[in-house]
Context: one part of a larger RNA
RNA sequence: UGACGGGGGCCCGCACAAGCGAUGGAGUAUGUGGUUUAAUUCGACGCAACGCGAAGAACCUUACCAGGGCUUGACAUUGAUUGAAAAGCUAAGAGAUUAGCUCUUAUCCUUCGGGAUACAAGAAAACAGGUGGUGCAUGGCUGUCGUCAGCUCGUGUCGUGAGAUGUUGGGUUAAGUCCCGCAACGAGCGCAACCCCUAUUACUUGUUGCCAGCACGUUAAGGUGGGAACUCAAGUAAGACUGCCGCGGAGAACGCGGAGGAAGGCGGGGAUGACGUCAAGUCAUCAUGCCCCUUAUGUCCUGGGCUACACACGUACUACAAUGGGGUUAAAUAGAGGGAAGCAAGACCGCGAGGUGGAGCGAAACCCAAAAACAGCCCCUCAGUUCGGAUCGUAGGCUGAAACUCGCCUACGUGAAGUCGGAAUCGCUAGUAAUCGCAGGUCAGCAUACUGCGGUGAAUACGUUCCCGGGCCU
Numbered sequence: 001u002g003a004c005g006g007g008g009g010c011c012c013g014c015a016c017a018a019g020c021g022a023u024g025g026a027g028u029a030u031g032u033g034g035u036u037u038a039a040u041u042c043g044a045c046g047c048a049a050c051g052c053g054a055a056g057a058a059c060c061u062u063a064c065c066a067g068g069g070c071u072u073g074a075c076a077u078u079g080a081u082u083g084a085a086a087a088g089c090u091a092a093g094a095g096a097u098u099a100g101c102u103c104u105u106a107u108c109c110u111u112c113g114g115g116a117u118a119c120a121a122g123a124a125a126a127c128a129g130g131u132g133g134u135g136c137a138u139g140g141c142u143g144u145c146g147u148c149a150g151c152u153c154g155u156g157u158c159g160u161g162a163g164a165u166g167u168u169g170g171g172u173u174a175a176g177u178c179c180c181g182c183a184a185c186g187a188g189c190g191c192a193a194c195c196c197c198u199a200u201u202a203c204u205u206g207u208u209g210c211c212a213g214c215a216c217g218u219u220a221a222g223g224u225g226g227g228a229a230c231u232c233a234a235g236u237a238a239g240a241c242u243g244c245c246g247c248g249g250a251g252a253a254c255g256c257g258g259a260g261g262a263a264g265g266c267g268g269g270g271a272u273g274a275c276g277u278c279a280a281g282u283c284a285u286c287a288u289g290c291c292c293c294u295u296a297u298g299u300c301c302u303g304g305g306c307u308a309c310a311c312a313c314g315u316a317c318u319a320c321a322a323u324g325g326g327g328u329u330a331a332a333u334a335g336a337g338g339g340a341a342g343c344a345a346g347a348c349c350g351c352g353a354g355g356u357g358g359a360g361c362g363a364a365a366c367c368c369a370a371a372a373a374c375a376g377c378c379c380c381u382c383a384g385u386u387c388g389g390a391u392c393g394u395a396g397g398c399u400g401a402a403a404c405u406c407g408c409c410u411a412c413g414u415g416a417a418g419u420c421g422g423a424a425u426c427g428c429u430a431g432u433a434a435u436c437g438c439a440g441g442u443c444a445g446c447a448u449a450c451u452g453c454g455g456u457g458a459a460u461a462c463g464u465u466c467c468c469g470g471g472c473c474u
Stems, first nucleotide, its partner, number of pairs: 007474007015464002019428005026318008034309002042053002064304007073127001077126002081121003087102006106117004129293002132291003138287002140282003143278001145276001150189006156165003169180003195270004200238007210227002214225003241264001244258005320421001324380006337368003342361002347356003387418001392413007434456007
């Protein structure tokens, strides 16, 4: 000077408390450990590994295993020499591959001798290649403390010096935010603001969006003429600044209350992550030093595995029911997205998954598209049930060369555990929790995951003694 203390003081945070809902018990999904295996590829391990890398393992992916092949190689440059390339067929084989056949013969320059070129074959070699090792040799990127309010510098001053001061103190703030004081005076990185979305209004522009008034029209419908009001779209502006009033405060910063206002004291949300910490993570995104392999630790193929299963843990989904389950009704109400090797309407077929067919749409135009919870009526009457849906059987559908290992969906049948969960633990302070559905990326197919979107919409916070983490002073 720091760090630490079951030392002290002050102060924050869903940290506790006050509440609401969960996990821990069941079944299933998924990740991990363990075990097993020819292989179950590798990495990640308190918070900050475990629905993580993986925004999607049938083949491929794929790195693993078994077997079958290749050795200048699947890929790059140079390469004597040769040919054009390319394409198709037959046979053998699990395929990789091997053998044979058919067909074709380019472009440019030219001194007509030839030369050059995309591409293919190719001796000898240089070399390629490695998801092999080391993240404790590294770059880059990332997590984390923590969006916590801190971390420093120049000059000056003090101290023999390490260092101190400034940055401490009195107030105040979300904030080293600001005010006042002070041997300090200034400054930088952070805070804040500038950026995006959202809440209000005005103007501009009205098509593909809109329809108040007028006319036409329909079973119905902005469907038509028309309109430019409204909604909306998307560009430009305005608006909020403690600006105004009162009180408190030190005639300060600021705090409390009020007015006006769509919004009030950071309006709400996002992006933004200081100096540094953890030899944190990543050599398997990529790059890269060194080491190692070189007829193999490289490379091609077929099949298998990554999907195993006594068990243990994490994260989720579905439930245990009446605030519910089922049926029906005609219906009500979103937002944000996606669509050309695509989205696909109406129609027809099928109980259904789906099929036939194909209008329209590169989309404010057409389609995906039905929002669901909700509401009305009816049944169920507290049961292992009309709860719950695991498991299994049969028959089908879809994608794809191909669903046995190992996909998703449908129908019928089957109908397990489960009656609210021990110790313990987690999330959340408002359009939040809870609950309800919708979309997207990945993707041929496959979502209880992830990322978004809206619908319905709470309870509670006395307070800071205690638990945890953090900041300042001592």
Record summary: This is a predicted structure of a 474-nucleotide part of an RNA (small-subunit ribosomal RNA, 3' major domain) from an uncultured bacterium. RNAcentral holds the full RNA, with entries from ENA and SILVA. The prediction has a mean pLDDT of 86.